[in-house]
RNA sequence: AACUUAUCAAGAAAGGCUGAGGGAUACGCCCUAUGAAGCCUUGGCAACCAACUAAAAGGGAUAACAUCCUUGGAAAACCGGUGCCAACUCGUUCAGAUGUUACCAUCUGAAAGAUAAGUC
Numbered sequence: 001a002a003c004u005u006a007u008c009a010a011g012a013a014a015g016g017c018u019g020a021g022g023g024a025u026a027c028g029c030c031c032u033a034u035g036a037a038g039c040c041u042u043g044g045c046a047a048c049c050a051a052c053u054a055a056a057a058g059g060g061a062u063a064a065c066a067u068c069c070u071u072g073g074a075a076a077a078c079c080g081g082u083g084c085c086a087a088c089u090c091g092u093u094c095a096g097a098u099g100u101u102a103c104c105a106u107c108u109g110a111a112a113g114a115u116a117a118g119u120c
Base pairs, nucleotide, nucleotide: 002119003118004117005116006115007114008113013042014041015040016039017038021031022030023029026092027091028090043085044084045083048081049080056071057070058069059068089112093110094109095108096107097106098105099104
C1' cells in the first nucleotide's frame, strides 16, 4: 500500500518554541498575527485493543450447584497499545423514499474519508 469488520449527532486545552497557514482532495463556507501548521511539556476526552468485570445466554461438569470455558456487556478505567481534544466526518457526490409547483428540506442506503482491530 491492499483487503475485511466495527464505529463516526456525544465528549475533551493550557503553557513554551516558532511564525503563515489550516480544515484529506476540488469548490463553498469557515478558523487563523486576540497566533495557522509543526515540535515539546502538562492536562483532558473516549473506551477500539489489552486488562478488569455484574446481570444474562451457551458449553462443559455435577445427584444438584459451584469452580472452568465461550459469548456478552452494566459499572469502573490508575498503569499498557492506539486515537482524539472548532464547526455532524464543517457542507457537497450517487440511488431511493417523503414533503414541496419548483428551489429546497428531511430520512435511508451507497461512495469517499477518518480511527481501531485483524488478514496478506
The RNA shown here (SAM riboswitch aptamer (S box leader)) has 120 nucleotides and comes from a Candidatus Saccharimonadota bacterium. Of the family's consensus pairs, 97% are formed in the model. The sequence was found by an Rfam model in a public genome assembly. The organism belongs to Candidatus Saccharimonadota, within Bacteria.